[in-house]
RNA sequence: GUCGGCGUAGCUUAGUUGGUUAAAGCGGGCGUCUCAUACGCGCCAGAUCAAUGGUUCGAAUCCAUUCGUCGACA
Repeated sequence: GUCGGCGUAGCUUAGUUGGUUAAAGCGGGCGUCUCAUACGCGCCAGAUCAAUGGUUCGAAUCCAUUCGUCGACA
């Protein structure tokens, strides 16, 4: 330099052909249980979906560019 994969909550992931509320586990907070702690159970908070622009009535999802990361080729 050319080409490709990936980027969603603090962490690990789902979200399949664009469609009404972005979901789960772990972790965090609170409550319950216990003499107490842990476990268990219940509730709550937390992601403007890497960024910008575009297409569309409607975008995490489609298109372009950029950034980060991993890889292949030269």